[in-house]
The RNA shown here (Bacterial RNase P class A) has 342 nucleotides and comes from a Clostridiaceae bacterium. Taxonomically the source falls in Clostridiaceae (Bacteria, Bacillati, Bacillota, Clostridia). The sequence was found by an Rfam model in a public genome assembly. It matches the Rfam family "Bacterial RNase P class A". It is annotated as a ribozyme. Its family is annotated with dimeric ribonuclease P complex, tRNA processing and ribonuclease P activity in the Gene Ontology.
RNA sequence: CCGGCUACCUGAAUCGUCGCGCCCGUUGUGCCAACGCUAUGCGGGUGAGGAAAGUCCGGGCUCCCCAGGGUAAGGGCGCCGGGUAACACCCGGUGAAGGCAACUUCAAGGAAAGUGCAACAGAAAAUAACCGCCGUUUUACGGUAAGGAUGAAAAGGUGCGGCAAGAGCGCACCGGGGAUCCGGCGACGGAUCCCGUCUGUGUAAACCCCGUCCGGAGCAACACCGCGGCCGACAAGCAUUUGACCCGAAUGUCGAUGGAGGUGGCUCGAACCGCGUCGCGAGAUGCGGUCCAGAUAGAUGACGAUUCCAGACAGAACCCGGCUUACAGGGUAACCGGAAAC
Repeated sequence: CCGGCUACCUGAAUCGUCGCGCCCGUUGUGCCAACGCUAUGCGGGUGAGGAAAGUCCGGGCUCCCCAGGGUAAGGGCGCCGGGUAACACCCGGUGAAGGCAACUUCAAGGAAAGUGCAACAGAAAAUAACCGCCGUUUUACGGUAAGGAUGAAAAGGUGCGGCAAGAGCGCACCGGGGAUCCGGCGACGGAUCCCGUCUGUGUAAACCCCGUCCGGAGCAACACCGCGGCCGACAAGCAUUUGACCCGAAUGUCGAUGGAGGUGGCUCGAACCGCGUCGCGAGAUGCGGUCCAGAUAGAUGACGAUUCCAGACAGAACCCGGCUUACAGGGUAACCGGAAAC
């Protein structure tokens, strides 16, 4: 310098004029059946993202509910150890596959509990023999599964010997199964020995088996206000109680009207920023600092000027932790490979 790979930052800025939403204080106009809402002016403060997206996971919170136990089903997870409020997330490791490598990916328990499935091609997919090879009495019969062919896969693989020709037929190594020892918390790794009566292969993202975890519904949750008091149905050997059923426990009611009503919930959070310590790391912990949207037909826009390398994906709706997807341009660092120079 070129290429690759991993992690990250930024993603328009400044000024001027006018215009928006919310909060606090003040001024006080109008509306409503009511609760309540709201004009104008002044002062102060604040106002979209790294994904706000998808709605795929996990929670907080609210209610059933003061709240327990069990059964069956259903669902999630699935190598080991850690992190976290928790998770299907994250970190580290083991094994496997890909890659020269850095690195990337894995729906990674069980095929000896059982049941299925493997089309077509091929002679045949587990009751094997088309071509081939060998033997004989050469019509034909017998032996064979080393070679060829079909196929994703053909009765373990390679080599040497043996044989009429062949075959784990014998031997060596590899593979497979088993036992013991060593290292490691563990997944696993290594070593030694035994077995040729060595179990055909694959598939569980097929049914299934094993282990482990799981109440339900959801901010349109839920609570309050007031128009105002009436009406209908049901009631104890009964009825109701947020998946089904059982036990227990609790309660004694449910429905409709006014209505597209109003207010709360509604933003101080498992929050953010900086520094230190511990840890390979995810993170944990201590100290200091900051307050940063709360709309509800739904807010940040228009115009002008300047700068610049250039403006992509794209707008909160109870909140948070993740995953996945989209992203023009610009920039940073480590590592791997290549080339050159000194």